[in-house]
Context: one part of a larger RNA
RNA sequence: GUAUCCUGAAGGAACUCGGCAAAUUGCUCCCGUACCUUCGGAAGAAGGGAGACCCUUUUUCGGGCAACCGAAUCAGGGUGGCACAGAGCAGGGGGUUGCGACUGUUUAUCAAAAACACAGGGCUCUGCAAACUCGAAAGAGGAUGUAUAGGGUCUGACGCCUGCCCGGUGCUGGAAGGUUAAAAGGAGGUGUGCAAGCACUGAAUUGAAGCCCCAGUAAACGGCGGCCGUAACUAUAACGGUCCUAAGGUAGCGAAAUUCCUUGUCGGGUAAGUUCCGACCCGCACGAAUGGCGUAACGACAUCCCCACUGUCUCCAGGAUAUGCUCA
Numbered sequence: 001g002u003a004u005c006c007u008g009a010a011g012g013a014a015c016u017c018g019g020c021a022a023a024u025u026g027c028u029c030c031c032g033u034a035c036c037u038u039c040g041g042a043a044g045a046a047g048g049g050a051g052a053c054c055c056u057u058u059u060u061c062g063g064g065c066a067a068c069c070g071a072a073u074c075a076g077g078g079u080g081g082c083a084c085a086g087a088g089c090a091g092g093g094g095g096u097u098g099c100g101a102c103u104g105u106u107u108a109u110c111a112a113a114a115a116c117a118c119a120g121g122g123c124u125c126u127g128c129a130a131a132c133u134c135g136a137a138a139g140a141g142g143a144u145g146u147a148u149a150g151g152g153u154c155u156g157a158c159g160c161c162u163g164c165c166c167g168g169u170g171c172u173g174g175a176a177g178g179u180u181a182a183a184a185g186g187a188g189g190u191g192u193g194c195a196a197g198c199a200c201u202g203a204a205u206u207g208a209a210g211c212c213c214c215a216g217u218a219a220a221c222g223g224c225g226g227c228c229g230u231a232a233c234u235a236u237a238a239c240g241g242u243c244c245u246a247a248g249g250u251a252g253c254g255a256a257a258u259u260c261c262u263u264g265u266c267g268g269g270u271a272a273g274u275u276c277c278g279a280c281c282c283g284c285a286c287g288a289a290u291g292g293c294g295u296a297a298c299g300a301c302a303u304c305c306c307c308a309c310u311g312u313c314u315c316c317a318g319g320a321u322a323u324g325c326u327c328a
Base pairs, nucleotide, nucleotide: 001323002322003321004320005319006318007317008316010314011313014312019309027051028050029049030048031047036041038157052079053078054077055076056075059072060071061070062069063068080084092307093306094305095304097302098301099299100298104116105115120155121154122153123152124151125150126149132141133140134139158294159293160292161291163224164223165222168221169220170217171216172215173214174213177212178211179210183206184205188201189200190199191198192197225243226242227241228240229239252286253283264280265279266278267277268276
């Protein structure tokens, strides 16, 4: 010096991206326990007290014929120590917000999460020799199942809800019409031949799916405007005009895991706060199952604050073990 430990005056997060690390707490019994809540929880909430040994006493249980033995327990008195859950083992706690309901799963070897899954919800396909998947096929799975079943896809407990648009794309339906392949058809024409014929060519007409066309469908893919004016201070615009569109964003939320300008503005917390919490709304560029907004419980998740605690720090010091280094 490195690694692993131990102790520390006064202060106590001033350290730092961040209390990272360490410290605190820790057991049993008794008392006591808030907001919120899906009434189950939250909760070991928080916060207090007691605990060893000796003597006397109360109550109960088990064994034994009994003497007695064993276990637990109430009350009172006393003894010793710095310390009585005396070592070891053994929760720090509280508040706010975001995300995800939850228990689970995951990048074997830098990511455990807000990602995946999930119960629940919806749409859609499938009538059984099912749809679908594997396989040139036979066949197998689906399933020794049968629509309360099975496949695909989206969403993701629960609560309140889920607005408008079918013009484009997709899907579904449509005895009409248009287009149309092979094929059918055969007017007419050509070659050759004396001819019969043979060989070609060939108009109209008939002719499927698809496409065109007509409808439906958004918890299908998706989309959800602009300009100008107007109220008796000013400002603003309930109101009016006009253009465009398939329709012009409803409820709810909103500087947000989304806000560029931006450290927006106001309030709170601090002596001081680009973070945080509550509001405002001018949403560059939220928005309703690519779900919207809430939400008790839960989380080795993320943010901010407080209490306790500490060598994280002010500011370092001493010690132990192992190893290195120098000298011998």